Small-subunit ribosomal RNA, central domain from Rubritalea profundi, 350 nucleotides, folded computationally. Taxonomically the source falls in Rubritalea (Bacteria, Pseudomonadati, Verrucomicrobiota, Verrucomicrobiales). The sequence was found in a public genome assembly.
[in-house]
Context: one part of a larger RNA
RNA sequence: CUGGGCGUAAAGGGAGCGUAGGCUGUACGGUAAGUCAGAUGUGAAAUCUCAGAGCUCAACUCUGAAACUGCAUCCGAUACUGCCGUACUAGAGUAAUGGAGGGGUAACUGGAAUUCUCGGUGUAGCAGUGAAAUGCGUAGAUAUCGAGAGGAAGACCAACGGCGAAGGCAGGUUACUGGACAUUUACUGACGCUGAGGCUCGAAGGCUAGGGUAGCGAAAGGGAUUAGAUACCCCUGUAGUCCUAGCAGUAAACGAUGUGCGCUUGGUGUGGGAAGGUUCGACCCUUUCCGUGCCGGAGCUAACGCGUUAAGCGCACCGCCUGGGGAGUACGGUCGCAAGACUAAAACUC
Numbered sequence: 001c002u003g004g005g006c007g008u009a010a011a012g013g014g015a016g017c018g019u020a021g022g023c024u025g026u027a028c029g030g031u032a033a034g035u036c037a038g039a040u041g042u043g044a045a046a047u048c049u050c051a052g053a054g055c056u057c058a059a060c061u062c063u064g065a066a067a068c069u070g071c072a073u074c075c076g077a078u079a080c081u082g083c084c085g086u087a088c089u090a091g092a093g094u095a096a097u098g099g100a101g102g103g104g105u106a107a108c109u110g111g112a113a114u115u116c117u118c119g120g121u122g123u124a125g126c127a128g129u130g131a132a133a134u135g136c137g138u139a140g141a142u143a144u145c146g147a148g149a150g151g152a153a154g155a156c157c158a159a160c161g162g163c164g165a166a167g168g169c170a171g172g173u174u175a176c177u178g179g180a181c182a183u184u185u186a187c188u189g190a191c192g193c194u195g196a197g198g199c200u201c202g203a204a205g206g207c208u209a210g211g212g213u214a215g216c217g218a219a220a221g222g223g224a225u226u227a228g229a230u231a232c233c234c235c236u237g238u239a240g241u242c243c244u245a246g247c248a249g250u251a252a253a254c255g256a257u258g259u260g261c262g263c264u265u266g267g268u269g270u271g272g273g274a275a276g277g278u279u280c281g282a283c284c285c286u287u288u289c290c291g292u293g294c295c296g297g298a299g300c301u302a303a304c305g306c307g308u309u310a311a312g313c314g315c316a317c318c319g320c321c322u323g324g325g326g327a328g329u330a331c332g333g334u335c336g337c338a339a340g341a342c343u344a345a346a347a348c349u350c
Base pairs, nucleotide, nucleotide: 003322004321005320006319007304008303012318014201015200016199017198021194022193023192025088026087027086028085029084030083031082033081034080035077036076038074039073040072041071042070049065050064051063052062053061054060091191092188093187094186095184096183097182098181103177104176105175106174107173108172109171115149116148117147118146119145120144121143125136126135162169163168206247207246208245209244210243211242215241216240220236221235222234223233258317259316260315261314262313263312266295267294268293269292270291271290272289273288274287275286276285277284299306300305323350324349325348332343333342334341335340
């Protein structure tokens, strides 16, 4: 070859689109490449196996048989696979109608709060802590009233709720725009699934250029604490956080659970639809489809737990694991402005 696995023990790629490849619905006909049966030829000898024989035995040697599981050709079989043709509608898609949504992009815009500036009132404190001090304040602070500037974030609603492939998405309005869902069953007629490479998207932090900067705040400075205090606490505060255009490509990128399809007892919430019953009704009840939770049956599991949203029972395809450390490191390569990312060992050691 042909092992066993991947929620937590090592192991699901961060996510999608998709190339090659792998796999692929129902019916009929054809073909006979795969597949199966038979025949013929060939498959050197030695070796191996079996039976017998010869050296006193054995090793060894000799004789015979079997075997050489293969290949080629011919003649057949046609269930399955392949190929060709025809047809179908249960997969997949299109169309029509309809409602739901923080899905995305851009522009415009409102309010609360913090800070700052100006003006009024007003006087000695304010701020901060375990306690303090640094700090702010008689050049009038804090407090309070009025006016203005500017940036960032969106209280309540808010949910175990919604949308999105994932990352993620929340004040309001408008424009453009993606997807999903339900109903109708009109149309196409297997157009499907997965997906090595590849391409695209991808939180925070980081980088480049230009803007912006209210609050917060790495670094830095100061005050404390302490034996020390490069910290925890306090006062300041630069980068950053925000916007535009690029780069980067990583996360406990988590459901620590790849994607798709089918099958397998239930109960109870909730979001979006449809049909029916009843009704004054929008309520309520029943059924059903799609999502999202909880609890549990069989079954599974080392246990915990999972349990129609499976970690159950199966199929298809991809990724990954193979004792701990060394190490996600070195070297090499590719990418990057850099930081670094991706790929990825060994010696040695237990």